Two RNAs folded together computationally: RNase P RNA and transfer RNA, 494 nucleotides in total. Rfam match: Bacterial RNase P class A. By type it is a ribozyme.
RNA sequence: GAAGUGGGCCGGAUGGUCGCUGGCCGGCUCGCUCCCCCGGGAGCGGGUCGACGAGAGGAAAGUCCGGGCUCCGCAGGACAGGGUGGUCGGUAACGCCGACCGGCCGCAAGGCCAGGGAAAGUGCCACAGAAAACAAACCGCCGAUGGCCUGCCGGUCGUUGUGACCGGCAGGAUCAGGUAAGGGUGAAACGGUGCGGUAAGAGCGCACCAGCAGCCGGGGCGACCCGGCUGGCUUGGUAAACCCCACCCGGAGCAAGACCAAGCAGGGAGCAGGCGACCACCAGGCCGCCGCGAGCCGGUCCGGCUCGCUACCGACUCCCGGGUAGGUUGCUGGAGGCGUCGAGCAAUCGGCACCCUAGAGAAAUGACCAUCGCCUCGUUCCGACGAGGGCACAGAACCCGGCUUACAGGCCCGCUUCGAGU
RNA sequence: GGCGCCGUAGCCAAGUGGCUAAGGCAGCGGAUUGCAAAUCCGCCAUCGUCGGUUCGAAUCCGACCGGCGCCU
Numbered sequence: 001g002a003a004g005u006g007g008g009c010c011g012g013a014u015g016g017u018c019g020c021u022g023g024c025c026g027g028c029u030c031g032c033u034c035c036c037c038c039g040g041g042a043g044c045g046g047g048u049c050g051a052c053g054a055g056a057g058g059a060a061a062g063u064c065c066g067g068g069c070u071c072c073g074c075a076g077g078a079c080a081g082g083g084u085g086g087u088c089g090g091u092a093a094c095g096c097c098g099a100c101c102g103g104c105c106g107c108a109a110g111g112c113c114a115g116g117g118a119a120a121g122u123g124c125c126a127c128a129g130a131a132a133a134c135a136a137a138c139c140g141c142c143g144a145u146g147g148c149c150u151g152c153c154g155g156u157c158g159u160u161g162u163g164a165c166c167g168g169c170a171g172g173a174u175c176a177g178g179u180a181a182g183g184g185u186g187a188a189a190c191g192g193u194g195c196g197g198u199a200a201g202a203g204c205g206c207a208c209c210a211g212c213a214g215c216c217g218g219g220g221c222g223a224c225c226c227g228g229c230u231g232g233c234u235u236g237g238u239a240a241a242c243c244c245c246a247c248c249c250g251g252a253g254c255a256a257g258a259c260c261a262a263g264c265a266g267g268g269a270g271c272a273g274g275c276g277a278c279c280a281c282c283a284g285g286c287c288g289c290c291g292c293g294a295g296c297c298g299g300u301c302c303g304g305c306u307c308g309c310u311a312c313c314g315a316c317u318c319c320c321g322g323g324u325a326g327g328u329u330g331c332u333g334g335a336g337g338c339g340u341c342g343a344g345c346a347a348u349c350g351g352c353a354c355c356c357u358a359g360a361g362a363a364a365u366g367a368c369c370a371u372c373g374c375c376u377c378g379u380u381c382c383g384a385c386g387a388g389g390g391c392a393c394a395g396a397a398c399c400c401g402g403c404u405u406a407c408a409g410g411c412c413c414g415c416u417u418c419g420a421g422u
Numbered sequence: 423g424g425c426g427c428c429g430u431a432g433c434c435a436a437g438u439g440g441c442u443a444a445g446g447c448a449g450c451g452g453a454u455u456g457c458a459a460a461u462c463c464g465c466c467a468u469c470g471u472c473g474g475u476u477c478g479a480a481u482c483c484g485a486c487c488g489g490c491g492c493c494u
Base pairs, nucleotide, nucleotide: 001418002417003416004415005414006413007412008411009410010409012372013371014370015369016368017367018366020055021054023052025050026049027048028047029046030045031044032043033042034041035040036039057393061404062403064402065401066400067399068398069253070252071251072250076302077301078300079299081249082248083247084246085245086100087099088098089097090096101115102113103112104111105110116244117243121242122241123238124237125236138183139182140179141178142177145176146175147174148172149171150170151169152168153167154166155165156164157163191209192208193207194206195205196204210234211233212231213230214229215228216227217226218225219224257329258328259327260326266320267319268318269317270316273290274289275288276287278285279284291309292308293307294306295305296304297303336355337354339352340351341350342349343348373391374390375389376387377386378385379384423493424492425491426490427489428488429487432447433446434445440477449465450464451463452462453461470486471485472484473483474482
C1' cells in the first nucleotide's frame, strides 16, 4: 500500500428573530373557602403578561421475547396447552449476553449452528430403482450339494445286438439352490483398502484405517478431551413429524387500575336448611359442625377462598337493556447517567464522589435568516468559483433489559493475508 | 396505545410436506355459425417478500410487508 475481518462512536455545527409544551418566580385579574380589629389578609384553583431554566432516538419503530407495576382471589396440586434445549457463568428475568466445548465453512483473522434423544415406540422417505429399512434379490457370478439332459468308460440283467439299471468321469447352465464382488437408480443403498479364502462370494478370516458400544487410567466444576484394552458390533435420514426426557410458564394488560363530577329506565332468572353450645329472656344475637346454593381460580378437575341460607320484600349473584365520552390520578428519580477505584478472561458486580435529563392527551419538541461543514450539478487557469437543490432512517405516549428491522455520510481502534522497502 | 386474525390467477376459492398447485366466474386464442349467443377445446400462478429446516416447502419455523377486526 492492497484485499479482508471484528468492534466502538458520531449522525449536521454556531449565532439571531418569532413560535409551541411542561416547571418555577413575580405582576394584574376572576372564582371558592377561612380569619379578624370590617377592609384587608391567608390558602386553593383558573386566565393573562413578563423573567429564568428545560424539551426525542440509536433505533423512540416492529410489538418478537423477558421483567417491574396494576387488577383478577392469597397464585396451591394434577392434567391439558405453550415455550426453551451443548456446558459453566451473568442477570430482576429472558428465546438475551459472556467464556468455553463440539460440528461445518474460510489460507488466516474470523464467521455460522432451534447444538437433548432416531440403540424407547409410531409414522413418512414422492419419482427413479431389483430393493427405501429386524431387509430383499433385477441383470450378473456360481451351481460346491441334490435332481435333469448329453457323451464316454466299467459292471449287472446266462452270451451277442438293442434296451434298462447301478457306479465313475467329463460337459451343459436346465431345475432346486448359493451369493451380494460388479452394474445401473436415487438426496440417501446396510463400513473402506488390500491379502487370504471360496464353486462363486461375503467381516467368512487377517492387517491397516474410520465409526460405535463396554471397561480402565489421566485431565477438566462441566460440556468434553487424551491414552489403553476388549467386542466384527458396522446400527440410513427425518423430532422447525407425532413422541420421549429435562427445565420454565396462572390470566389480563396503563384503553390495567383508583377517585370525583355529570347522566339514565328498567326487565328477567337463581336461592335449603338441620343439630348442638352460649348470651339474652322470648324479639333475637352469636359461635361450632354437617349440608345446600351462589360467585371466583378467564381451559378442565381436585382442592381452596368469600358470601348467603327456616323464608320474603329487599340485599346478593348472573343475563339482557339504558346513561356518560368530562376532570384528577396512575406519570415519570430509575434494575438511572457519568467519573474513578476494586473483583472477574469476559458478560457483569461492588465501593466512593458528582449530576437530574420530556411528560403531551389528537397529542409540544418547530419555522425563517446569516456563516460554516458534507453531497449533487455546472464552469475551470485544478488553486477554486457559481447555482439552486438536498442533509439519511425516522419521531416519545406507563417504565425498564434485550433481540430484530431501517439508516445519507463520516471518524477511531484491534487483527489476518499478500506485495514492497528498511 | 394495546390485543387478535388473515394473505393461493383480475374475482371466489380447494389443497396442511412429494409427480404438471384442483375447480368455478372473468379474460385471451381456436373450433362451430352467414354473424352472434350458447356449447366444445386450449392458454393464463413470483402461493405477500426474504431467509432457514428437509432429499424435497403453498404447507413447518423465524424475520419483514400489507390488510381486517376488537377494546373505553